Record summary: The prediction has a mean pLDDT of 82. The part of an RNA shown here (large-subunit ribosomal RNA, domain I) has 554 nucleotides and comes from a Candidatus Omnitrophota bacterium. The RNAcentral record of the full RNA draws on ENA. Rfam family: Bacterial large subunit ribosomal RNA. Gene Ontology terms of the family: structural constituent of ribosome and ribosome.
Context: one part of a larger RNA
């Protein structure tokens, strides 16, 4: 220099153990806050107060119901001073107060800021000053006013209601809507109606009671799941796209208008017991067509059903609580719950603490109980609505119109213009009323089959800010970025981007005193402790690495 051994309260933080935070699944509840000014923030409030949680000039708090029963002044020590069996602190309900910004709303603005006008009040001899109300826009309605312009009409003005932003960037719907990428380039096409952007809502939303389905001896609203089936199809027939029916379930519930007719108002009409519009009742609501209408028959101030409105509140639940069975003793330790010994309770041997490992020492479990106040489900009952109904005649009459259809251009259908049906409609065109219309994948015929162009309708579906329970889920480079003053610190003109950090010990009993040392660090004694090789750079304490000392080699 180097190998190799031992020391080391040298450095190191790995690795055990440990768990306050997290995941991930069900499941309950709930599914909204705001102009009465919200979500979110600046600022500011504690005797001493920097930060986080509380509050808001009534500021670490007020009042008032209720719960509780002894200590308490937040994390968070401590001095100092208070409260509090005249029931405090505390937890639960309902109020009070809630600066300033923020939609943000009188104006205006580089958010938490400048700066007005009208009214009222208190003060002042007035002025000044203070304090309180009100002034945003937009929509709807009522009213009063009112131009060019007679009459109106826009205007404007006031009075009552509503709206606006916010979120979990979640679920719905519903208007626009990519590219990247894949086809092994690349243009249809695919990624994909996704991402994103608007717009509106709910506690779910959409959809929904057949002009459906599609060939049976039929089914019978929607909506959602397994199947069907990567099938039939579709596609520069390339990559790829990709159903329905029909079977098995979940869940189940049906209605109400328009027309025709009648009837009543009201206004028009030089025809006036009419016609016409308009608005009310009535009537009616279907496809083995329905109804109206005309005759017949029942019958009804009725009983019965039904109810998806309303009122109503039996009971039940949240939102504080309370009652709650049963073990000692020796031994060993620091410390007992462990071990020995003899018992005990269990509708309670679920978990958690407690100086090691407790059914019987705390808190708790099992079980039973409890609300003044607020909320929520929701039964009875009542009020409302709603409902049955035959026969005959087949003369008249209704049956949803710029629609159904065509024809161009386009979009959606699993289906890219294809034989291309269906379903929406930007243009131009244009029917029928039951002897009548749509469909049954070009089309025709015969057959089946429904009945648009009007409207509602719960449940089974979807989601989780938020609560509760569970894991053959993670355990501090893991699991959330965040177990710590974390979206902090920090970084970046900004949009944004973004850590790192848990553990002394049972209990601070955190080392009084002494010595060195620079009134140091940091260290030796002494003491506390079971342990100080547990001393706050604090459980374990690996390795690299350092340092001493020894043997070897050179």
């Nucleotide at each position: 220099g180097g190998u190799c051994u031992a020391u080391g309260u040298a450095u190191g933080g790995a690795u055990g153990a440990c768990u306050u935070g997290g995941c991930u699944a069900g499941g309950u509840a709930g599914u909204g806050c705001g102009a009465a000014g919200a979500a979110g923030g600046a600022c500011g409030g504690g005797g001493u107060a920097a930060g986080c949680a509380c509050c808001g000039a009534u500021a670490u708090g007020c009042u008032c119901c209720g719960g509780g029963g002894a200590g308490u002044c937040g994390c968070a020590a401590a001095c100092a001073g208070g409260c509090u069996u005249u029931g405090a602190u505390c937890c639960g309900g309902a109020g009070a107060u809630u600066u300033c910004c923020g939609a943000a709303u009188g104006g205006g603005g580089a958010a938490a800021c400048c700066u007005a006008c009208u009214c009222c009040a208190a003060c002042u001899a007035a002025u000044a000053u203070u304090g309180g109300a009100g002034u945003c826009u937009c929509u709807a309605u009522u009213g009063c006013u009112g131009a060019a312009u007679u009459c109106a009409u826009a205007g404007g003005c006031a009075g009552u209601a509503g709206a606006g932003g916010c979120a979990a960037u979640a679920c719905u719907a519903g208007g626009g809507g990519a590219a990247c990428u894949g086809a092994a380039a690349c243009a249809u096409c695919u990624c994909a109606g996704u991402a994103c952007c608007c717009u509106a809502a709910g506690g779910a939303a959409a959809a929904g009671a057949a002009a459906u389905c599609g060939a049976a001896u039929g089914a019978g609203a929607u909506u959602c799941c397994c199947c069907c089936a990567g099938u039939a199809g579709u596609g520069g027939c390339g990559a790829g796209c990709g159903a329905a029916a029909a079977g098995g379930g979940a869940a189940a519930a049906g209605c109400c208008u328009a027309a025709a007719c009648c009837c009543u108002g009201u206004g028009c009409u030089g025809u006036a017991u009419a016609g016409c519009a308009c608005a009310g009742g009535g009537g009616g609501u279907u496809g083995c067509g329905g109804g109206a209408u005309u005759c017949c028959a029942c019958c009804a101030u009725a009983a019965a059903g039904g109810u998806a409105g309303a009122u109503g509140g039996a009971g039940g639940a949240a939102u504080a609580g309370c009652a709650g069975a049963a073990g000692u003793a020796u031994c060993u330790g620091g410390a007992a719950a462990g071990a020995u010994a003899c018992g005990c309770c269990c509708a309670a041997g679920a978990a958690g603490g407690u100086g090691a490992a407790a059914g019987c020492c705390c808190u708790g479990u099992a079980u039973g109980c409890g609300a003044a106040a607020u909320u929520c489900c929701a039964a009875a009952a009542u009020c409302g609505c709603c409902u049955a109904a035959g026969g005959a005649a087949g003369u008249u009459c209704c049956c949803a119109a710029g629609u159904a259809c065509u024809a161009c251009g386009g979009g959606a259908c699993a289906c890219g213009g294809g034989a291309a049906a269906u379903c929406c409609u930007g243009u131009a065109g244009g029917a029928a009323u039951c002897u009548g219309g749509g469909c049954c994948g070009c089309c025709c015929a015969a057959g089946g089959u429904c009945c648009a162009a009007g409207g509602c309708u719960a449940a089974a579906u979807a989601c989780u800010c938020a609560c509760c329970u569970a894991g053959a889920c993670c355990g501090a480079u893991a699991g959330u970025g965040g177990a710590c003053a974390a979206g902090u610190a920090c970084c970046g003109u900004g949009a944004g981007g973004g850590a790192a950090a848990g553990u002394u010990g049972a209990a601070a009993a955190g080392a009084a005193c002494c010595c060195c040392g620079g009134u140091g660090a940091g260290g030796g004694g002494a003491g506390u402790g079971a342990a100080a090789u547990a001393g706050a750079a604090c459980c374990u304490g690996a390795a690299a690495u350092c340092a001493u000392a020894g043997a070897c080699c050179u």